[in-house]
RNA sequence: GGGCUCAUGGUCCAACAGGAAGACACCGGCAUCGCACGCCGGAAAUCCGGGUGCAACUCCCGGUGAGUCCA
Numbered sequence: 001g002g003g004c005u006c007a008u009g010g011u012c013c014a015a016c017a018g019g020a021a022g023a024c025a026c027c028g029g030c031a032u033c034g035c036a037c038g039c040c041g042g043a044a045a046u047c048c049g050g051g052u053g054c055a056a057c058u059c060c061c062g063g064u065g066a067g068u069c070c071a
Stems, first nucleotide, its partner, number of pairs: 001070007010024003019054001026042005047063005
């Protein structure tokens, strides 16, 4: 210098056929003599900039960071 893969709540991860899911953790409630377990509910996320489009994690362009391969 070039090719490929990846970047999503505090953590792990799903959604690429365009309309953000789940688990753990956290908060509240129920239950219990109380705690834990359990049940119910809630808050919390798409690496950055631009484009297309009613609508972008997704498609297109550029950039940043990480991994891997080639030179």